[in-house]
RNA sequence: AGAGUUUGAUCCUGGCUCAGAUUGAACGCUGGCGGCAUGCUUUACACAUGCAAGUCGAACGGCAGCGGGCCCGCAAGGGUGCCGGCGAGUGGCGAACGGGUGAGUAAUACAUCGGAACGUACCUUGUAGUGGGGGAUAGCUCGGCGAAAGCCGGAUUAAUACCGCAUACGCACUGAGGUGGAAAGUGGGGGACUCCGAAAGGGGCCUCACGCUAGAAGAGCGGCCGAUGUCCGAUUAGCUAGUUGGUGAGGUAAAGGCUUACCAAGGCUGCGAUCGGUAGCUGGUCUGAGAGGAUGAUCAGCCACACUGGGACUGAGACACGGCCCAGACUCCUACGGGAGGCAGCAGUGGGGAAUUUUGGACAAUGGGGGCAACCCUGAUCCAGCCAUGCCGCGUGAGUGAAGAAGGCCUUCGGGUUGUAAAGCUCUUUCGGUGGGAACGAAACGGGUGCGGCCAAUACCUGCGCCUACUGACGGUACUCACAGAAGAAGCACCGGCUAACUACGUGCCAGCAGCCGCGGUAAUACGUAGGGUGCGGGCGUUAAUCGGAAUUACUGGGCGUAAAGAGUGCGUAGGCGGCUUCUCAAGUCAGGUGUGAAAUCCCCGGGCUUAACCUGGGAAUGGCGCUUGAAACUGGGGGGCUUGAGUGUGGCAGAGGGGGGUGGAAUUCCACGUGUAGCAGUGAAAUGCGUAGAGAUGUGGAGGAACACCGAUGGCGAAGGCAGCCCCCUGGGCUAACACUGACGCUCAGGCACGAAAGCGUGGGGAGCAAACAGGAUUAGAUACCCUGGUAGUCCACGCCCUAAACGAUGUCAACUAGUUGUCGGGGAAGCAAUUUCUCGGUAACGCAGCUAACGCGUGAAGUUGACCGCCUGGGGAGUACGGUCGCAAGAUUAAAACUCAAAGGAAUUGACGGGGACCCGCACAAGCGGUGGAUUAUGUGGAUUAAUUCGAUGCAACGCGAAAAACCUUACCUACCCUUGACAUGUAGCGAACCCGGUGGAGACACCGGGGUGCCCGAAAGGGAGCGCUAACACAGGUGCUGCAUGGCUGUCGUCAGCUCGUGUCGUGAGAUGUUGGGUUAAGUCCCGCAACGAGCGCAACCCUUGUCGUUAAUUGCCAUCAUUUAGUUGGGCACUUUAACGAGACUGCCGGUGACAAACCGGAGGAAGGUGGGGAUGACGUCAAGUCCUCAUGGCCCUUAUGGGUAGGGCCUCACACGUAAUACAAUGGCGCAUACAGAGGGCUGCGAAGCGGCGACGCGGAGCCAAUCCCUGGAAAGUGCGUCGUAGUCCGGAUCGGAGUCUGCAACUCGACUCCGUGAAGUCGGAAUCGCUAGUAAUCGCGGAUCAGCAUGUCGCGAUGAAUACGUUCCCGGGUCUUGUACACACCGCCCGUCACACCAUGGGAGUGGGUUUCACCAGAAGUAGGUAGCCUAACCUGCGAGGGGGGGCGCUUACCACUGUGAGAUUCAUGACUGGGGUGAAGUCGUAACAAGGUA
Repeated sequence: AGAGUUUGAUCCUGGCUCAGAUUGAACGCUGGCGGCAUGCUUUACACAUGCAAGUCGAACGGCAGCGGGCCCGCAAGGGUGCCGGCGAGUGGCGAACGGGUGAGUAAUACAUCGGAACGUACCUUGUAGUGGGGGAUAGCUCGGCGAAAGCCGGAUUAAUACCGCAUACGCACUGAGGUGGAAAGUGGGGGACUCCGAAAGGGGCCUCACGCUAGAAGAGCGGCCGAUGUCCGAUUAGCUAGUUGGUGAGGUAAAGGCUUACCAAGGCUGCGAUCGGUAGCUGGUCUGAGAGGAUGAUCAGCCACACUGGGACUGAGACACGGCCCAGACUCCUACGGGAGGCAGCAGUGGGGAAUUUUGGACAAUGGGGGCAACCCUGAUCCAGCCAUGCCGCGUGAGUGAAGAAGGCCUUCGGGUUGUAAAGCUCUUUCGGUGGGAACGAAACGGGUGCGGCCAAUACCUGCGCCUACUGACGGUACUCACAGAAGAAGCACCGGCUAACUACGUGCCAGCAGCCGCGGUAAUACGUAGGGUGCGGGCGUUAAUCGGAAUUACUGGGCGUAAAGAGUGCGUAGGCGGCUUCUCAAGUCAGGUGUGAAAUCCCCGGGCUUAACCUGGGAAUGGCGCUUGAAACUGGGGGGCUUGAGUGUGGCAGAGGGGGGUGGAAUUCCACGUGUAGCAGUGAAAUGCGUAGAGAUGUGGAGGAACACCGAUGGCGAAGGCAGCCCCCUGGGCUAACACUGACGCUCAGGCACGAAAGCGUGGGGAGCAAACAGGAUUAGAUACCCUGGUAGUCCACGCCCUAAACGAUGUCAACUAGUUGUCGGGGAAGCAAUUUCUCGGUAACGCAGCUAACGCGUGAAGUUGACCGCCUGGGGAGUACGGUCGCAAGAUUAAAACUCAAAGGAAUUGACGGGGACCCGCACAAGCGGUGGAUUAUGUGGAUUAAUUCGAUGCAACGCGAAAAACCUUACCUACCCUUGACAUGUAGCGAACCCGGUGGAGACACCGGGGUGCCCGAAAGGGAGCGCUAACACAGGUGCUGCAUGGCUGUCGUCAGCUCGUGUCGUGAGAUGUUGGGUUAAGUCCCGCAACGAGCGCAACCCUUGUCGUUAAUUGCCAUCAUUUAGUUGGGCACUUUAACGAGACUGCCGGUGACAAACCGGAGGAAGGUGGGGAUGACGUCAAGUCCUCAUGGCCCUUAUGGGUAGGGCCUCACACGUAAUACAAUGGCGCAUACAGAGGGCUGCGAAGCGGCGACGCGGAGCCAAUCCCUGGAAAGUGCGUCGUAGUCCGGAUCGGAGUCUGCAACUCGACUCCGUGAAGUCGGAAUCGCUAGUAAUCGCGGAUCAGCAUGUCGCGAUGAAUACGUUCCCGGGUCUUGUACACACCGCCCGUCACACCAUGGGAGUGGGUUUCACCAGAAGUAGGUAGCCUAACCUGCGAGGGGGGGCGCUUACCACUGUGAGAUUCAUGACUGGGGUGAAGUCGUAACAAGGUA
């Protein structure tokens, strides 16, 4: 630091996803040790049990229990507060700390910085005191009640408990004279003196210590106030009556509406009040480059809470976690009367949950409470235990070791890999194990002593120093020594891309994977397993969550013409921003100083644990806030001035600018009348409609409404919407020229206000034309449309609403700056006699530089460069929808979500393809012609049907007389039956035998069995061996026309013999790509020429090849015959001139002439020539397309069969037959049939062959066998059509020949299924073929026959050959196919494309919904526990006062009552959640239904 994913590819926009870091985590697999840290995030759910706050006898009365002493007693035991001490109690201090939790709380909170009107126990400092009395009470004891908890009564008692009195420096109050107000003692020590006592002893007294009282100060702590900052929602816009302020009073420790009475009517709010939701806040923590974002566990500060709600008491401090009272819920005990309780303390339990520990040890240390102290208490704390929860460290060994072992896996079978890995050899011993040693953390307090202080004092007490004793939970732990022995210690995830790491097998859109893209349908590096590899490692993965990447909310740091995004337009308030100059202030700003910013954390430098994590010392930092001193440039405030921004005045000018009133002509329609007759109208074509009751047409007159041709324009005006005949009235704005004036008056604008096309709504008019709805007619499969005929709202006017548009320049307003050119509208200046030229200001258009832009494009009228202000955007769908609010008469508008769902949606451009887009061109493509097919019969192929089988393949063109150039057996692959199993065929091993030939039996045959003959070739003297062939045996294997042509090679078809398809370098473009290859001509052709940012090249085209047409040369048998002989006959001699044959050449190149064209290419015409513009024909098929065809030609991967899917044999089938289609044959006749006569080919084939003559047969054919291995002989004959003559006379015929009967011939082992042919007889359909459709442009079509391959036989098929031999082409509008350019596109599997909506089905979330059930909250009312405050006629009452007393007074308590108030209740709302018959739309789903809306002019843009 980036990457993947939209496309055929590209650039951009934009979302989704990944790689990183982190966590109080959880889950899966695995797990050796140690250190340090963390550990209920969920139910502030409920809690059994134990512990968590006591202590003081130096405050007190005392003595229940324990231990001593003493007394009694033999003992058991009893007594005695006498001592150590001490239960319970009185009293003091503490319990308000420490510990827990985060429910509540959006400000009574927290953070930072300030402030004034306060309190403060213990502590510190200093001042002054500490005198003298009194009355009670708990305990104890006695009695009573109760189950208990506990309570009541009598008697009695103490205090540092309580109450007076005295005193009062300072204190409080004050009317300034006064008045009021305290205390407590206890302990240690003590020389005199003194009191009480018989004494012991105890006081007084002195002193010390600890206390006590009053007031002052301090420290620390706490209370209060202010400023600033602190989440989301405006679909919460208004809130507030103690509310805001004042005065009086009350209240508090203290300011204050804190409370109350009265008065005033304020206070808060768009800089977000109020309301709703959520939330403890901070230091910090995580992440990040930072700015930020997220978070608030552990540690630290603050706050709040303690079962829920309320309340006060005590106290220095609480409205109190382990206190009290009341109410409520819950739990427990109960004798049913009544009681008890509060783990959000530490452990622990249940529950919840994905999930979070021991009912441990110790007060040794640190700290806290009490105490003079010893000491006691302390689940604070320190330790230990559990957990890989995290961070950190260590180990699981080290060296050597190639026969590269074995095994595994892969393999092209050679090998590779695991892999120096292992084994083996040589070492080491951390950690763990066993056994020894063994800490730091501990020093104080205490005791002794020295020197001080205090004092009358060498006592006591106390400060400092020295000596010394005691104290360790952790723990026999850290650490250390020794011993043995490689010994006890490695897993997890991943391996398609992102992303490091690949093979085999299994599976077969199944099972499964998946973070995104996506894998899996028989060769899966993506599933599962294995081998191997990669990464990390006592862990590794997954899930969840946060930040990052994400510049994807953009302050740093984004955008808005077309991707999401400029409000329809203006005016304008608040707000934001603001010209030149001068003086001043100092708010912002800047600088210096200073206070604060807790500690911890982070960072830096050190130190301590063997290191690290961790701990620790110091520093820095803490971007902040406050105070203070200064500066004055800039911003800001104030004062003064200026004119350039802005405005006003004056003179001109243009204009469909707006409102109102009048008026004009053309046209449509209607009405009346005239003329006039059969149609008019309408359309693609029609029909509906109008018309003989007189239309339409035409003429005249009239009515009425609406709109204003020409001018007219990329023209003008207006803020936008918008504005058009002409005239008048009223009125807004703009431009320009030159001066004068005001003096910043400006720009933008949230809310607000106004305007705002069309349609629509309300009321009232109007209504000619047009025209939703509607009706009819057409079209159509349908046609609720397009087309036609009608036609109502509406369109028009007035008034009032609506307030939206692709309200668009898809471009907010204002200002400044930045090359130009051209047109046009309005005004002005200069020059010129003028025409005109030129300059300038303001508009409006076209191009264009720089620059910008993803590109397209924009470009002084910016989308360039800047500034000011406003509006808006943040993936697609859901959705501009729902709910709520506002507006509206309604229609609806505006504001505006979420659940859910997808990985895209989108912009611009590129290449193709396509278009019922355009231009150009070609082709038997159409047209013009000729002949056919489609109808008939037959043949043949196919489909279908049938069948035991009817083997298989080919299926639009480009399957269908195709594979098949020959299915009776064979072929043959199919079926049935019978047989074989190393096999019919190949190689290897072993054995035997030569091979081979002949005969017989059984069987349908394959086959089985039997008999006979027979021994070869090579080497070798022989024995023997070898080659070849046959047989036998076993195993490797053979074999397969079995599957996959969608695993393949090869071959082939097709577009198409169409003219195209590409490359190198260069150039252009961010890029895909473009250019070249486009353009102007031309051609059969990307053929050639010219031009051109292209220049060249390749595969195609053409040519080279074969054949045919002319000539020449050479040659002359089997060919030929002019001349010479000869013959029936080129028969023979002869000859090679001719023909012919077959080899080599020539010839044709737009070469020549004329014209056209651009001086080109080329075209047109002509000459010559056998042939003329590629002469005719053939072979030749670019890059590619169709997953085209073929695994049944062959080859081949994989899969499958192996006594069968292989092999053999016989018979059958491939030949079936209601039917459908293709291709052919023959016909339907007179251009013909038949009969007789007669003429002319070419090209082929022939030894298992062609087969002559001759003979026989009506004939097929037979007999025959000459000749021929072929220019010689044969097929072969007079080829047939043709020609000549005759006949038939338009008919189912003298046409046609199917079918059938009979008789034969030939081939063949064999013609039944199932051959061909002959003869005799029979004589079907058919009288020229519907829609539709095929071939052909010249030696062609058509017609006619001949030959070959295959082949025993079988040809209407096919491949060739010649004979006869036409017609037509104006032309390219249309159909089909193709080529080039261009255009549109939402297509790219490419129009056989894409794609929309209803309906039907399933699922999901959501709105409405009669309602129903909860939560929260407001208002009104009822109610009123405990408590506090006030009142008090009842009852009770020790201290003080008064009184001799009785009593009284003062004060207090209880009770009652008033006020406030929690729970509860009632009613009415608001709000929110859940649920609800039914219902609305939405989303998703592989193949459902109906149509065809959109994308091409998408067929009606």